[in-house]
RNA sequence: CCGAAGUGUGCGAGAGAGUAUCAGCAAUGACUGCUGAUCGCCGAAGGGGCAAGUUGGUCCGGUACCGGUCGGACUGACCAAUCUCUCAGGCAAAAAGGAUCGCACAUCGACA
Repeated sequence: CCGAAGUGUGCGAGAGAGUAUCAGCAAUGACUGCUGAUCGCCGAAGGGGCAAGUUGGUCCGGUACCGGUCGGACUGACCAAUCUCUCAGGCAAAAAGGAUCGCACAUCGACA
């Protein structure tokens, strides 16, 4: 000097499921919002769980003995997701949120 991956910001796209019932509060011409309770749902904020595999320990077998290697049993650690759980969050439209993707910028600085 170049600028991978990561992180952040902006713009665009972005699914699913109850206009649920009752009570209270707030505002309104009305639609509505919040809190609590009850039942029913969703999975794509976040969070939890698990495989193959890697690795450690213990015991047994085999070997004349020890160790190593091998085989078996038991027991830990690491270990993925759009899978799964449904804690959290969400469930008319609108708004908000939304994994992920695209573009731009900022930051950072792997390889060469």
Source information:
A computed fold for a 112-nucleotide RNA from a Chloroflexota bacterium, annotated as Glycine riboswitch aptamer. It was read from a public genome assembly, where an Rfam model found it. The coordinates come from a structure-prediction model, not an experiment, and the mean pLDDT is 82. Of the family's consensus pairs, 91% are formed in the model.